[in-house]
RNA sequence: UCCGGGGUAGCUCAAUGGUAGAGCAAGAAGCUGUUAACUUCAAGGUUAGAGGUUCGAGUCCUCUCCCCGGAGCAA
Numbered sequence: 001u002c003c004g005g006g007g008u009a010g011c012u013c014a015a016u017g018g019u020a021g022a023g024c025a026a027g028a029a030g031c032u033g034u035u036a037a038c039u040u041c042a043a044g045g046u047u048a049g050a051g052g053u054u055c056g057a058g059u060c061c062u063c064u065c066c067c068c069g070g071a072g073c074a075a
Stems, first nucleotide, its partner, number of pairs: 001071007010024004018055001027041004048064005
């Protein structure tokens, strides 16, 4: 320098262009001698950033940043 994959809740990951979700963690309540387990509830989001297309973008297009892998160049 080029190619490919990825970036979404604290973590691991979903989401056919049409309400952004699950599991786990953490919090509250219940259960009880207590803890754990179990049950219930609530909360948690600038979907990496900017622009574009569209009635509508996490999703499609362009640029930038970051991570992973491969190739190449130089020595």

Notes
This is a predicted structure of a 75-nucleotide RNA (transfer RNA) from Parcubacteria group bacterium CG08_land_8_20_14_0_20_43_9. NCBI's taxonomy places the organism under Bacteria, Bacteria candidate phyla. The coordinates come from a structure-prediction model, not an experiment, and the mean pLDDT is 81. It matches the Rfam family "tRNA". Rfam classes the family as a transfer RNA. RNAcentral holds the sequence, with entries from ENA.